[in-house]
RNA sequence: GGAGCAGGCCAGGCGACCGCGGCGCAAGCCGAGGAAAGUCCGGACUCCGCAGGGCAGGACGCUGGGUAACUCCCAGGCGCGGCGACGCGCGGAAAGUGCAACAGAGAGCAGACCGCCGGACCCGCUCACGGGCGGUGACCGGUAAGGGUGAAACGGUGCGGUAAGAGCGCACCGGCGCCGGCGGUGACGCUGGCGGCCAGGCAAACCCCGUCCGGAGCAAGGCCAAGCAGGUGCGCUGAGGUGGCCCGCUCAGCACCAGGUAGGCCGCACGAGGCCGACGGCGACGUCGGUCCCAGACAGAUGGUCGCCGGCCGCGCGAGCGGUCACAGAAUCCGGCUUAUCGGCCUGCUCCCCUC
Numbered sequence: 001g002g003a004g005c006a007g008g009c010c011a012g013g014c015g016a017c018c019g020c021g022g023c024g025c026a027a028g029c030c031g032a033g034g035a036a037a038g039u040c041c042g043g044a045c046u047c048c049g050c051a052g053g054g055c056a057g058g059a060c061g062c063u064g065g066g067u068a069a070c071u072c073c074c075a076g077g078c079g080c081g082g083c084g085a086c087g088c089g090c091g092g093a094a095a096g097u098g099c100a101a102c103a104g105a106g107a108g109c110a111g112a113c114c115g116c117c118g119g120a121c122c123c124g125c126u127c128a129c130g131g132g133c134g135g136u137g138a139c140c141g142g143u144a145a146g147g148g149u150g151a152a153a154c155g156g157u158g159c160g161g162u163a164a165g166a167g168c169g170c171a172c173c174g175g176c177g178c179c180g181g182c183g184g185u186g187a188c189g190c191u192g193g194c195g196g197c198c199a200g201g202c203a204a205a206c207c208c209c210g211u212c213c214g215g216a217g218c219a220a221g222g223c224c225a226a227g228c229a230g231g232u233g234c235g236c237u238g239a240g241g242u243g244g245c246c247c248g249c250u251c252a253g254c255a256c257c258a259g260g261u262a263g264g265c266c267g268c269a270c271g272a273g274g275c276c277g278a279c280g281g282c283g284a285c286g287u288c289g290g291u292c293c294c295a296g297a298c299a300g301a302u303g304g305u306c307g308c309c310g311g312c313c314g315c316g317c318g319a320g321c322g323g324u325c326a327c328a329g330a331a332u333c334c335g336g337c338u339u340a341u342c343g344g345c346c347u348g349c350u351c352c353c354c355u356c
Base pairs, nucleotide, nucleotide: 001352002351003350004349005348006347007346008345009344010343012309013308014307015306016305017304018303020031021030022029023028033327037338038337040336041335042334043333044332045217046216047215048214052247053246054245055244057213058212059211060210061209062076063075064074065073066072077090078089079088080087081086091208092207096206097205098202099201113147114146115143116142117141118140119139122135123134124133125132126131155173156172157171158170159169160168174198175197176195177194178193179192180191181190182189183188221266222265223264224263230257231256232255233254234253240250241249273292274291275290276289277288278287279286280285310325311324312323313322314321315320
């Protein structure tokens, strides 16, 4: 100097004039986000006369921690990718069922296209007429080591063995199973012995194993005021009772049609809160101390104009000129994840090149 990897922060600033919402007697103070978005997870909170048990159903899935909790975060383990910093993935495929185009003989207990070997018919030579040697399209049998097809072919190398071969046998290696030893909380790691046992992929396919799960949601749910009109059916021998079904429990109402009201207040922001510091911890985070109050609208507030500055891009020797400044707006609130996005700043690490 270049190319990358991981993490954090900011979200245009200042001033003037006019105009908004909340709080306050007033002076005055405060007033959209890093994602406010998606509604995908998890909760807080509120309600439901079972929320108790079960079935069905759903979610998660390596280990250990963090947290209110989670499918999130941290650390680690194993596998894969990358020169590397790092990134991605994660129960089980010998419990069963199922799926996989084309090519190929054959893709789960499969398979013979080209080959290799043997035999018989046949041909040639020879013969002591028992036979021997060589060749051979179709035929019969053996074979899966060599070649081919394919993304992938039923372990690899070597030796022996065989008619030719083959874990057929053996040595070593790899995988699998069984029995141990050491280290670790654990996932696992290292290592010893025995056994020829050699058993591809997909489970975000059905399934199996383990763990977890009541439901509904601020239009939850309360209070006040106002207003009206009942009717039909079912039920009190149980209809009804916040996803479905069953058991249990509880309970006197329930369903439909019609009419009236839909106004105000609370919920509504003091929070698993923000910031700073100390201590503990590899870390996520926790404990303690200090400090601050930082939108609560309700047809729904933050706007408009002007000036100066700032960022980025282009032109220019320069002064300067021109253009542009994204994604995007709270509505009960938090913790995450995902998606969109103009720019700027900071920290650590990796690789390459050059110079000293």